[in-house]
C1' cells in the first nucleotide's frame, strides 16, 4: 500500500463483500508446563446456611458464665498436700446494661438520571468541618434520676414488653466565673466587587466543664482564633438521537418584606406589586444513557466503547418520611405504605446478598459454601490487644497476553508401506524412518531451602530539647517445604487445528452425477469437479486453530483534513425580501479573534521517550512529556470594534434609443359556422379502400345580403422583449424594466439570502356569461383474431370573457445566483469617427444584447470553451446503491381534485452514464448472384423404382433430420454381408504374442448323431546335426466387444462460399475498450487495380503457377496412317515401302488491352476494328482465407474415459434388415401423331476383358445353349441410338400406356418360398398434361438420344460416375422475394431479432 464483483470488451460512477487490528466474549476439534492479569455483559429476579463492626473494665454499676486467692466443710491420706462442695468481687477478666467513640469509613451494583449528574476552569466578602496539629484561658460547688442486676407482680403462642422498689458514672440537671465569642451601642485604619465587608478600643445582656490512673501521663471545657482534612454552594464553556416533537411557562421570570438554612436562593411564603422568562445558535415533548481518567481502531483526523483499575455522582426489596449525629435523610439504623417470602395458639410477629462464597431461575455464557490477619490498610483501646470476606494468599477456567518445551547431530538399500504415473521404469511422503552418537531445559525421583520481616511492644545503651531519636539484643510466616539450588533415571511423558477455483499461501487420484452438498462475494454440482465428500501431498498458524457475534480499519462510501450536482444520485420554476453569512480604496484609534513569553491548573495509574528490578519477556519500579482552561505580560501586519477621509462598487439626475414587455378601450378584413334568397342538378363528403353521415322537402357547388364567436396569413428570422411562466392584426389611454452618451449629485448605500411574501404554460374546480372553430368523455362506421386505441362521421365538458381558487410541468440551457480578467468572425440595439453635397451601404474604435466556430485548460467520455462545464471568491439549495416510493403514516395547505413534507420493513449484487465491436432493423446509400424479371424444360395429379416418417413385428439393427436428412453411409441386404430377432453350441475363447508342463501327433479318410455348428468313435500316425524344430493339448498373462459418450478428442466431411474479405508489424491517434491502414472518388469478377490519403509495409484468400480443351511447329512412327511409287484382291493399308496427311505421346509457341479510333488523370472502358484458331478471365476441372453452425461421423479408421467378461464376446441353422391403413422426397415410364410400330441404311467416344470378353459356326421365337478361332490387347471382342429413307396408323383410353396378374422358360448360384433378374406367350390398370404451390437451366448450355465404367456369382441400377450424338430460347432492367458484400445511421441485442423484455392467468 489494496484486490474481487455490473460488460462481448472499455472508461467511469456506485453500491456489496474481502484481506489487517480488537474484545469481560461463546461454540468446534485439540491440549505439556511456568509467570502476569482476567472471570454474571443475561432477571436492579427470588434468595437456604454461614460469615461480612466493633471495641473500650485506663468512664459506671456490677458478676450469669471460666480463672485464681481467701475462708469454710467433706473425703483420701504421706499432718500439709490433693480432690470434691459451699461462701465471698478480693483478683484476672467479663455475658448482658448505662456511658464514650465507631459504624456517614471499607465493601457492592449501574435501575434511575441527558442534570451544574460529570470534566474542565474560576469564585464563595454567602457557608460547615467529629478525631489531628497550633495557640490562649479554665476545669469551681452542688443535685434529682434512669437502665442494668436482683426481689415481687403482670400480659402474650412467640416476638417483646408493663407496672412497683434500689443504684453508679466521663449519662443528665442548677448555680459561680467569662478571656477571645454572639447581640445591641459606639469608634472606625483598611480593603472591595453593585448590596457591602470591616482592624482596633470602651460598654451593656448571654452561654462552660469529668474525670480515670500503676503519677508517667490520657482525658474534658470556652470552642468562640489559626492551620490541615473533608464537605457544601455558585457560574463559563464542553457533555447522545429525533422539527413526521414549534412553541413552553402561573411559583411561571423579576422587585419589596418575612420564614427556613451552616449557607445564598420562589428554597418555601403572602387575598403585596408590576408581566415577564425561555425559545430555530432548537425551548418544550419523545427515545436512549451512570460521567470522567481511559480503552479500541485509525497515517492522522476522526469513529466507536466506558470490562478490569483511579476519581466523582446515584441507590441499598418499591415508594415517601424524619430522627441521632461533626457529617446520613443512613446497604448489613428507625416509623409508614406497598409487593412478597417464613412464622402463627390466626390476635400477631419476623426478613430484605446491587457485602465474601453460595443456591435456584433467566442464558450461547462466567470461579470456592477454602487458608490467614504474616504483610498494607481501617475502627476502638493508655497499652497489650480485639474486630476486619478490606486485604494478602490458595483453588477452578486456555479466557486472554509474555515464555519454554515436546529432542539435537550423523544416517541412502532413498528400505517397507502409502499414494500418483507415460506402469519390466519412474516420481513423492523422505533424511523423514530403522540404524549410531550425544544432550536434559521442562516433567519425576532424593536432598538442601529463601525473600516477603520493617516496626511496634520487650530488655539494655548513647544523645539530648525529657519524650522522642538512634545504636545492640530478642518476639511474630496464611502463603510454603513453595519459589530457587544441587543430585540421578531416561529420547524418556509431551501436536493439534484450519486451508489448497480467484481475492489467498498450497494439487492430485477416487467417489457422487443441479443429487449428496459447498458458499464472505463472484460463484462450485446435469458422468473425466484443483470449488462437494474421501485419501495422498501441499501451505499457513502453533497448545492453539478454526467459526459466530460486535467495534474501528480499509470506506476520499458523509469528503474539516477530504467528495460531488449538463447527461451517472443531486440547481428550489421564477423573482422580491427578514435574520444570517460574506463584502471596496486610504488613514488614526482600540486589542475581542490572532501570534509570543512566564506564572497556575491538567490526581494516580495509563500511552509515549529514557533507565532499572523479576534467568528473559510479559508484568513491576523510578524519572520525563502533555492538549484544554484560567491569569499575566507583550506585538499589531491581517480580520472584527470605534472616528475620518474618498470614488473605482451601487445608485440619482439630464439628453438620446429599440422592443410581440405588461394593463384597459376601441376599431379590421380574410376565413369558418349559421340565417334568407337567387342561380343550379343528383350527387357531396371521406378514406389505404370504404362505410357511418348530408341531400330530390333541392344538398356540395356558385352569387348577394345579414349575423356570431374565435384567432391574427404574409412580413416573420440562429429576430426582439421580459425574472421565470410567456408575449405577435391596428389605434390610443396609463404603465414597468433596458441600453448608450454626458459625468452634475450621494457617498459603499452592495451581493447573496434559511424562514416570509408575489408571480406562475396547460389541465382542472367555483360562480355567473358566452359558444364560430377544434374536440377528452360518449355514440355509430371502419380496421383487426379482437380494436375499449391509431382512420372516418358527428358530438358533451372544455377551448373564450369576468371574478376567485389551484401551485403543478421534459416549469429544460436538464447548467442556481453575483463578482473578476483573456481570439477571429455573424447578426440586433446605441455612441464617436472616416467616408459623403445631403443620406446610404461600408470601414476603424468603443459599449450591451444574442448565435456559430475554436486555442489553453476542464471533462469518464459525449462535449464545454470570455453567454465555461476553465481559472478563483461569496452567499443559498440539493446528493450519497437499485426496488419498496415520491408510497404509508402524522402534521400542514386546499371546495374537491390534489400539492407540500415523507419514511420503515422486505428484497437484490447490481442498478446506471459515456463511448468501442459486432449483429439485427418492416433506417438509409452504393454493388453483385439463374435472385427476381424474360424464357426453355420438369416436379406437385397417375403407375412403378428407391429413400424417409409412422405404424406394425420375436426383429422389422443403426446412424443421417431446415437450407446443409430423404437414388445418404450402401460403388450391389437371397446365405455370407449382418451390427437385429428365435433356437443350438464354446468359454484362452474365431486370430496371434510370452512363459511353464505334459504328448507325438494333428489335420486328413471312414462311420454314428444332429438342422448346422458341434459332440462321439475307428483309422493313420512327424523330422530331428538329439541342440531343438513343427502341430497339439492344460494352465496363468496378455484377448474380444458394431457397447454408451461426436457435448472428452484426432482425422475427414458438409454449410455460409469460389463469397471477397480476414488480419499482422511498425507508426499515429485514443485514458481505455478500440481505431487508422481496410475509410473516399474512379474501376473491377475480384481487399483488381488507380488516384487521393497518418500512414507505410506485409502477410492468408483472390489472380496467376497445375490438368484437360480449342490452332500452330518440332521429334518420334507400331498393333494408327496412307498422299507419291510399287505389287494385289470380289473388297479391304492387305503387302513392299513412306513420315507427307489424320492420329497418337514428348517439347514447344500463341493471347499481353501488345496494335489503331474514342472516353479518361490514371487505372481502366469501348468498337460489327485490324491481324489471329482463340479477344479482353477462351470454355472447363483441380484448388475452398479468419472463422461460423458444441454441424455430421466412437458403425470406415485411430483413441481418452465408462460398461460386460460361462456373455453386451464368439460359432452355427433358420427369420428379418424386402413388413403396410397412410404421409413425404428422389427418380423412371407415360398420357401421344414434333408420336408409335414395321423394314431399310448411316456416323461417336470415354472405357472393360483371363474363373474375362468371345469372332464365327449350328440349335432355340427367345432369354440361351452347343461346338470354337483370337486377345491380358492403338493389333481380338463388347452390334450406338436418335437423326435419314419409306411404308402404315388417323385421334381413339387407341396399333397411346404399359402396371398387374396367369402359363411356359433362361441363366448365376450349395440354395431364386418368403426374396434375383432376364425371355416367351397371354392379360392390358392408372394415366387425356396435373390445385396451391414449388425445381432446374444463360451455350456446345438447356432439352433430347444412346454408349461405358466401378460394385457384382446373380441382381431388384429406373441410381452413381463417365462419354459423346443431335441441338434451342430469352435476359427490358433491378421496383419486388432471396442470399450475400462494403459505407452509413439508431439500439435498454452481444446465447447477439428464433434477441431484450411486460402484463395476466397457473
Nucleotide at each position: 500500500a489494496g484486490a474481487g464483483u455490473u460488460u462481448g470488451a472499455u472508461c467511469c460512477u456506485g453500491g456489496c463483500u474481502c484481506a489487517g487490528g480488537a474484545u469481560g466474549a461463546a461454540c468446534g476439534c485439540u491440549a505439556g508446563c511456568u509467570a502476569c492479569a482476567g472471570g454474571c455483559u443475561u432477571a436492579a429476579c427470588a434468595c437456604a446456611u454461614g460469615c461480612a463492626a466493633g471495641u473500650c473494665g485506663u468512664g459506671g454499676g456490677g458478676c450469669a458464665g471460666c480463672a485464681u486467692g481467701a475462708a469454710g466443710u467433706c473425703a483420701g491420706c504421706u499432718u500439709g498436700c490433693u480432690g470434691a462442695c459451699u461462701u465471698u468481687g478480693a483478683u484476672g477478666g467479663c455475658g448482658a446494661c448505662c456511658g464514650g467513640c465507631g459504624c456517614a469509613c471499607g465493601g457492592g451494583u449501574g435501575a434511575g438520571u441527558a442534570a451544574c449528574g460529570c470534566g474542565u476552569a474560576u469564585c464563595c466578602a454567602a457557608c460547615c468541618u467529629g478525631c489531628c496539629c497550633c495557640a490562649u484561658a479554665c476545669u469551681c460547688a452542688g443535685g434529682g434520676a434512669c437502665a442494668g442486676c436482683c426481689c415481687c407482680g403482670u400480659c402474650g403462642a412467640a416476638a417483646g414488653g408493663c407496672g412497683g422498689a434500689u443504684u453508679a458514672a466521663u449519662a443528665c440537671c442548677u448555680g459561680a466565673u467569662g478571656u477571645u465569642a454572639u447581640u445591641g451601642u459606639u469608634u472606625g485604619a483598611a480593603g472591595g466587587c453593585a448590596u457591602c465587608u470591616g482592624a482596633u478600643g470602651a460598654c451593656a445582656a448571654u452561654c462552660a466543664a469529668a474525670g480515670a490512673u500503676u503519677u508517667a501521663u490520657c482525658g474534658g471545657u470556652a470552642u468562640g482564633g489559626g492551620g490541615a482534612u473533608g464537605g457544601g454552594g455558585a457560574u463559563g464553556c464542553g457533555u447522545c438521537u429525533g422539527a413526521u416533537u414549534a412553541g413552553c411557562u402561573u411559583g411561571u421570570g423579576g422587585c419589596c418584606g418575612g420564614g427556613g438554612u451552616a449557607a445564598c436562593g420562589g428554597c418555601c411564603c403572602a387575598c403585596c406589586c408590576g408581566a415577564g422568562g425561555c425559545g430555530c445558535g432548537g425551548a418544550u415533548c419523545a427515545g436512549u444513557a451512570g460521567g470522567g481518567g481511559u480503552u479500541c481502531u485509525g497515517a492522522g483526523a476522526g469513529g466507536a466503547a466506558g470490562u478490569u483499575c483511579c476519581c466523582c455522582c446515584a441507590c441499598a426489596c418499591u415508594g415517601g418520611a424524619a430522627c441521632u449525629g461533626a457529617g446520613a435523610c443512613a446497604c448489613g439504623g428507625u416509623c409508614c405504605a406497598g409487593a412478597u417470602u417464613c412464622u402463627u395458639a390466626c390476635g400477631g410477629g419476623a426478613g430484605g446478598c446491587a457485602g465474601c462464597a453460595g443456591u435456584g431461575a433467566g442464558g450461547a455464557a462466567u470461579a470456592u459454601u477454602g487458608g490467614u490477619c504474616a504483610a498494607u490498610g481501617g475502627c476502638c483501646g493508655a497499652g497489650a490487644g480485639g474486630c476486619u470476606c478490606a486485604a494478602c494468599c490458595a483453588g477452578c477456567c486456555a479466557a486472554g497476553c509474555c515464555g519454554c518445551g515436546u529432542g539435537a547431530g550423523g544416517g541412502a538399500a532413498g528400505a517397507a508401506g502409502g499414494c500418483c504415473u507415460u506402469a519390466c521404469g519412474g516420481g513423492u511422503c523422505g533424511u523423514a524412518a530403522a540404524c549410531c552418537u550425544c544432550u536434559u531445559u521442562u516433567g519425576u525421583c532424593a536432598g538442601g531451602g529463601a525473600a516477603c520481616a520493617a516496626a511496634a511492644a520487650c530488655c539494655g545503651g548513647u544523645a539530648c530539647g525529657a519524650g522522642u531519636a538512634c545504636c545492640g539484643g530478642g518476639u511474630u510466616g496464611a502463603g510454603u517445604g513453595u519459589a530457587c539450588c544441587u543430585g540421578a533415571a531416561g529420547a524418556a511423558a509431551a501436536a493439534g487445528c484450519a486451508u489448497c477455483g480467484g481475492c489467498u499461501a498450497a494439487c492430485u487420484c477416487c467417489g457422487u452425477g443441479c443429487c449428496a452438498g459447498c458458499a464472505g462475494c463472484c460463484g462450485c454440482g446435469g458422468u473425466a469437479a484443483u470449488a462437494c465428500g474421501g485419501a495422498g501431498g501441499a501451505u499457513g498458524c502453533g497448545a492453539g486453530c478454526g467459526u459466530u457475534a460486535u467495534c474501528c480499519g480499509g470506506a476520499u462510501u458523509u469528503a474539516u483534513u477530504g467528495g460531488g450536482u449538463u447527461u451517472a444520485a443531486a440547481g428550489g420554476g421564477u423573482g422580491c425580501g427578514u435574520a444570517g453569512g460574506c463584502g471596496g480604496a486610504c488613514u488614526u484609534u482600540u486589542a475581542a479573534g490572532u501570534c509570543a513569553g512566564c506564572g497556575g491548573u491538567g490526581a494516580a495509574a495509563g500511552c509515549c521517550c529514557g533507565g532499572g528490578g523479576c534467568u528473559c519477556a510479559a508484568c513491576c519500579c523510578c524519572g520525563g512529556c502533555g492538549a484544554g482552561c484560567c491569569g499575566u505580560u507583550g506585538a499589531a501586519a491581517c480580520u472584527g470594534g470605534a472616528g475620518g477621509u474618498c470614488u473605482u462598487g451601487a445608485g440619482u439626475u439630464g439628453g438620446a434609443g429599440a422592443g410581440a414587455g405588461g394593463u384597459a378601450a376601441g376599431c379590421g378584413g380574410a376565413a369558418u359556422g349559421c340565417g334568407c334568397a337567387g342561380u343550379g342538378u343528383a350527387g357531396c363528403g371521406g378514406u389505404g379502400a370504404a362505410a357511418u353521415g348530408c341531400u330530390u322537402a333541392g344538398a356540395u357547388a356558385u352569387u348577394g345580403c345579414g349575423c356570431a364567436g374565435a384567432a391574427c396569413u404574409c412580413c416573420g428570422a440562429u429576430u426582439g422583449c421580459g425574472a421565470a411562466g410567456g408575449c405577435a392584426g391596428c389605434u390610443u389611454a396609463c404603465u414597468g424594466g433596458c441600453u448608450c452618451c454626458a459625468c452634475a449629485c450621494u457617498g459603499a448605500c452592495g451581493c447573496u439570502g434559511a424562514a416570509g411574501c408575489a408571480c406562475g404554460a396547460a389541465a382542472g374546480c367555483g360562480u355567473g356569461g358566452g359558444u364560430a372553430u377544434c374536440g377528452a368523455a360518449c355514440a355509430a362506421a371502419a380496421u383487426u383474431a379482437g380494436a375499449u386505441a391509431c382512420c372516418c362521421u358527428g358530438g358533451u365538458a372544455g377551448u373564450c370573457c369576468a371574478c376567485g381558487c389551484a401551485g403543478u410541468a421534459a416549469a429544460c440551457g436538464a447548467u442556481c445566483a453575483u463578482u473578476a480578467a483573456u481570439g477571429g468572425u455573424g447578426u440586433c440595439c446605441g455612441g464617436u469617427u472616416c467616408g459623403a453635397a445631403a443620406g446610404a451601404a461600408g470601414g476603424a474604435c468603443u459599449g450591451g444584447g444574442u448565435g456559430a466556430u475554436a486555442c489553453a485548460g476542464c471533462g469518464a467520455a459525449a462535449g464545454c470553451g470570455u453567454u465555461a462545464a476553465g481559472u478563483a471568491a461569496u452567499c443559498c439549495a440539493c446528493c450519497u446503491g437499485g426496488g419498496g416510493a415520491g408510497u404509508a403514516c402524522g402534521c400542514c395547505g386546499g371546495c374537491a381534485a390534489c400539492g407540500g413534507u415523507g419514511a420503515a420493513a422486505c428484497u437484490c449484487a447490481a442498478a446506471g452514464g459515456a463511448a468501442u465491436u459486432g449483429a439485427c432493423g418492416g433506417g438509409g446509400g452504393c454493388c453483385c448472384g439463374c435472385a427476381c424479371a424474360a424464357g426453355c424444360g420438369g416436379a406437385g395429379g397417375a403407375a412403378c423404382a428407391u429413400g424417409u416418417g409412422g405404424u406394425u413385428u420375436a426383429a422389422u439393427u443403426c446412424g443421417a433430420u431446415g437450407a446443409u436428412a430423404c437414388g445418404c453411409g450402401a460403388g450391389g441386404a437371397a446365405c455370407c454381408u449382418u451390427a437385429c430377432c428365435c433356437g443350438g453350441g464354446c468359454u484362452c475363447a474365431a486370430a496371434c504374442g510370452c512363459a511353464u508342463g505334459a504328448g507325438g501327433a494333428c489335420a486328413g479318410u471312414c462311420c454314428c448323431u444332429g438342422a448346422a455348428a458341434g459332440g462321439g468313435g475307428a483309422u493313420c500316425u512327424u523330422c530331428u546335426u538329439c541342440g531343438g524344430a513343427c502341430c497339439u493339448u492344460a494352465u496363468g498373462c496378455g484377448a474380444g466387444g458394431u457397447g454408451c459418450u461426436g457435448c472428452a478428442u484426432g482425422g475427414u466431411u458438409g454449410u455460409c462460399g469460389u463469397c471477397a474479405g480476414c488480419u499482422c508489424g511498425u507508426g499515429c491517434c485514443g485514458u481505455g475498450a478500440g481505431g487508422u491502414g481496410u475509410c473516399g472518388g474512379c474501376u473491377u469478377a475480384a481487399g483488381u487495380g488507380c488516384c487521393a490519403u497518418a500512414a507505410c509495409g506485409a502477410g492468408c484468400g483472390c489472380a496467376a503457377c497445375c490438368c484437360c480443351u480449342a490452332u500452330c511447329g518440332a521429334c518420334a512412327g507400331u498393333u494408327g496412317c496412307u498422299a507419291a511409287c510399287a505389287g494385289g484382291u470380289u473388297a479391304a493399308g492387305c503387302u513392299g515401302a513412306g513420315g507427307a496427311c489424320u492420329c497418337u505421346g514428348u517439347c514447344g509457341a500463341g493471347a499481353c488491352u501488345g496494335c489503331c479510333g474514342g472516353c479518361g488523370c490514371a487505372a481502366g472502358c469501348u468498337g460489327u476494328g485490324a491481324g489471329g484458331a482463340a479477344g479482353g478471365c477462351g470454355g472447363g476441372g483441380a484448388u475452398g482465407a479468419c472463422g461460423u453452425c458444441a454441424a455430421a461421423u466412437c458403425a470406415g479408421c485411430a483413441c481418452g474415459g465408462c460398461c460386460c467378461u460361462u456373455a453386451c464376446g464368439u460359432c452355427c441353422g433358420g427369420g428379418g434388415c424386402g413388413a403396410c391403413a397412410c404421409a413425404c422426397g428422389u427418380g423412371u415410364u407415360a398420357c401421344a401423331a414434333u408420336g408409335g410400330c414395321a423394314g431399310g441404311u448411316a456416323c461417336a467416344g470415354c472405357g472393360g476383358g483371363a474363373a474375362g470378353c468371345c469372332a464365327u459356326g449350328u440349335g432355340g421365337c427367345g432369354a440361351c445353349a452347343c461346338a470354337g478361332a483370337g486377345c491380358g490387347g492403338a493389333a481380338c471382342c463388347c452390334g450406338a441410338a436418335a437423326a435419314c429413307c419409306u411404308g402404315u396408323c388417323u385421334c381413339a383410353g387407341u396399333u397411346c400406356g404399359g402396371a398387374u396378374u396367369g402359363g411356359a422358360g433362361u441363366c448365376u448360384g450349395c440354395a431364386a418360398c418368403u426374396c434375383g433378374a432376364c425371355u416367351c406367350c397371354a392379360u392390358g390398370a392408372a394415366g387425356c398434361u396435373g390445385g396451391a404451390u414449388u425445381c432446374g437451366c444463360u451455350a456446345g448450355u438447356a432439352a433430347u438420344c444412346g454408349c461405358g465404367c466401378a460394385u457384382c456369382a446373380g441382381c431388384c441400377a429406373c441410381g452413381g460416375c463417365g462419354c459423346g450424338g443431335u441441338g434451342a430460347a430469352u435476359a427490358c432492367g433491378u421496383u419486388c422475394c432471396c442470399g450475400g458484400g462494403c459505407c452509413u445511421u439508431g439500439c435498454a441485442c452481444u446465447c447477439a431479432c428464433c434477441g431484450c423484455c411486460c402484463g395476466u392467468c397457473a
Predicted 3D model of a 1402-nucleotide RNA (small-subunit ribosomal RNA) from an uncultured bacterium. The prediction has a mean pLDDT of 82. RNAcentral holds the sequence, with entries from Greengenes. Rfam family: Bacterial small subunit ribosomal RNA.